Transfer RNA from a Verrucomicrobiota bacterium, 76 nucleotides, folded computationally.

């Protein structure tokens, strides 16, 4: 340069006939225990990377950019 894949809670990641988003771990608090970890119960926590476009309606579809991860080309 050209292809493909990826961006979603702190983190690792779901999430299809488009209809306003979840799970583990983490972190708060309760119980429990002499205490403290384990296990248990509860809850907080997202402008879904960004701008545009179609749509009633977009995490999803279409474009553009802009991180990452790989193959592959060139060039020295």
């Nucleotide at each position: 340069g050209g292809c493909g894949g990826g961006g979603u809670a702190g983190c690792u990641c779901a999430g299809u006939u488009g209809g306003u988003a979840g799970a583990g771990c983490a972190a708060a608090g309760g119980a429990c225990u002499c205490a403290u970890a384990a296990g248990c119960c509860u809850u907080g926590g997202g402008u879904c990377u960004g701008g545009g476009g179609u749509u009633c309606g977009a995490u999803u579809c279409c474009c553009c950019a802009c991180c990452c991860c790989g193959c592959c080309a060139c060039c020295a």
Its mean pLDDT, the model's own confidence on a scale to 100, is 82. The sequence is in RNAcentral, with records from ENA. Lineage of the source: Bacteria > Pseudomonadati > Verrucomicrobiota.